Source information:
Predicted 3D model of a 526-nucleotide part of an RNA (small-subunit ribosomal RNA, 5' domain) from an uncultured bacterium. The coordinates come from a structure-prediction model, not an experiment, and the mean pLDDT is 84.
Context: one part of a larger RNA
RNA sequence: GAUUGAACGCUGGCGGCGUGCCUAACACAUGCAAGUCGAGCGGUAACAGGUGUAGCAAUACAUGCUGACGAGCGGCGGACGGGUGAGUAACGCUUGGGAAUCUGCCUGUUAGUGGGGGACAAGCCGGGGAAACUCGGGCUAAUACCGCAUACGCACUACGGUGGAAAGCCGGGGACCGCAAGGCCUGGCGCUAACAGAUGAGCCCAAGUCGGAUUAGCUAGUUGGUAGGGUAACAGCCUACCAAGGCGACGAUCCGUAACUGGUCUGAGAGGACGACCAGUCACACUGGGACUGAGACACGGCCCAGACUCCUACGGGAGGCAGCAGUGGGGAAUCUUGCGCAAUGCGCGAAAGCGUGACGCAGCAACGCCGCGUGGGGGAAGACGGCCUUCGGGUUGUAAACCCCUUUCAGGAGGGACGAAGCUCCGGGAGCGAAUAGCUUUCCGGAGUGACGGUACCUUCAGAAGAAGCCCCGGCUAACUACGUGCCAGCAGCCGCGGUAAUACGUAGGGGGCCAGCGUUGUCC
Repeated sequence: GAUUGAACGCUGGCGGCGUGCCUAACACAUGCAAGUCGAGCGGUAACAGGUGUAGCAAUACAUGCUGACGAGCGGCGGACGGGUGAGUAACGCUUGGGAAUCUGCCUGUUAGUGGGGGACAAGCCGGGGAAACUCGGGCUAAUACCGCAUACGCACUACGGUGGAAAGCCGGGGACCGCAAGGCCUGGCGCUAACAGAUGAGCCCAAGUCGGAUUAGCUAGUUGGUAGGGUAACAGCCUACCAAGGCGACGAUCCGUAACUGGUCUGAGAGGACGACCAGUCACACUGGGACUGAGACACGGCCCAGACUCCUACGGGAGGCAGCAGUGGGGAAUCUUGCGCAAUGCGCGAAAGCGUGACGCAGCAACGCCGCGUGGGGGAAGACGGCCUUCGGGUUGUAAACCCCUUUCAGGAGGGACGAAGCUCCGGGAGCGAAUAGCUUUCCGGAGUGACGGUACCUUCAGAAGAAGCCCCGGCUAACUACGUGCCAGCAGCCGCGGUAAUACGUAGGGGGCCAGCGUUGUCC
């Protein structure tokens, strides 16, 4: 000099864009952070409407009939998104290769979607418990569950065979059938099997990846083989047996430290240091262990066991996990609001409308950082008053002020006022599928609606210089000097060093220098 997730002191007008627990992976009150689908199902607790009965009416009762929908069965999603950096020196990460694999939703292609059955919730009845919750009886639906048939594929095979799938739902309709429901036709969404793709994931190898040798030997599933098991898959991954191997001064093992990278800071570069924010990967979710479900987890807001801690209890027993967003205590030099909104982007569910979303978009707080703007402009010498210095003549503060003439950015008041809205929904028209002037679809056209921010940006206008300057330094390095006070005292100090009676070095004042909504100090790194 440059740098910073900074802190501290003094000071502080506005705006834009960023950033904001580096410490205790310490403990957490409260609220919210993952739901959704009634176009899978039985239904009707709440709300609204309709209908019926009674009544003049208010209203009461009945009725799932409709919009909807608590709890329940079922499906998909809770493996994403969000947080943190504890652990990890490792195939964890980075780069480049590889073969023995899986892949829900999505895309393309092919075939199928036939016929049956038995349950369990909810609701009903009864019981236990303080609660959490739980037990028994009997009823019931399904895209829940289980067989049968058939098919591709796969596995086994003695080549004859054996094992082995599926589910329906919604909209519309001319003829025909049917008492009706409906069949049937048609449009859409699903379901099953198979092949391929895309995406994602698992696995293997090579090279690279901090310090210590005052750590030199390490290793028994250890290294390899055979057989068996196991996995989606290769493999000592696991087991039995056999052999005795494997690694190491090119640093094994051990100890310490540490998430890694794109990058960031610095530097002419080489290099050095770092890994906050943003992006990719990994690991973790009170601590330790375990599996279940599932396409995917050994699962932050799932389950089980153990432990520590906290809470409730009727003492029998239960409940919990902010390293999600806010917020609290604590620790600390130190780090924010218990805000608004799903309008946008994205995600989940849904045919859709839509619902949910502390992701996200915004707002709030903080000069924490960067950038921009302002605190006025021109004139004005009797060089006023005052201050300071003085050789007492004067010098300086200083065009500075006063005074005159202007301007009005920003802040303040008033009025107008976008972009972000693409899409989606509804209405009307056109085109396509279709037997169809139903219905459905639509990259087409027209109209209406949809904004948290928002009292927005921006524009116009009003008033008046009006509301807006400090901090550090002045011995040399280093830019800027005098007076007084003090007298090796009080003090200063980055280094050299100042101070013991004329101190440009201490303190104050005047003056000056530097930077400026900041200026200094301290810490960090180059």